[in-house]
RNA sequence: UCACGAAAAAGGUAAAGCUGCCGAAAGGCAGUGGCACAAAGUUAACGGUCUAAGCCUACGGCAAGCACCGGAGGUAUGACGGCAGCACUGCCGAA
Numbered sequence: 001u002c003a004c005g006a007a008a009a010a011g012g013u014a015a016a017g018c019u020g021c022c023g024a025a026a027g028g029c030a031g032u033g034g035c036a037c038a039a040a041g042u043u044a045a046c047g048g049u050c051u052a053a054g055c056c057u058a059c060g061g062c063a064a065g066c067a068c069c070g071g072a073g074g075u076a077u078g079a080c081g082g083c084a085g086c087a088c089u090g091c092c093g094a095a
Stems, first nucleotide, its partner, number of pairs: 004093002012037002017032006035082001041088002047083001048080003054075004059070003
């Protein structure tokens, strides 16, 4: 240096649940908690997954048009890196 990852040392992160706040939701932040993690560090303009406020479509309601109301389908510009890949960066040093 490249691999590798110890019943090592030092430190680190923090699942579910609960509480508060933000958000339409997915989800996020803080506290608590600790299932786990050697990249559970970064990256969402690769894929995948989640959500659908807004928008679009066709209906239904109103005698009809616009508007409005109702549910349905579609849609990311919203999210998830603890869903994996790629990329970038990084602590320690037994075999």
The prediction has a mean pLDDT of 83. c-di-GMP-I riboswitch aptamer from Natronospira sp., 95 nucleotides, folded computationally. The sequence was found by an Rfam model in a public genome assembly. Its Rfam family is "c-di-GMP-I riboswitch aptamer". From the family's description: GEMM was predicted in a large-scale screen for bacterial structured RNA regulatory elements.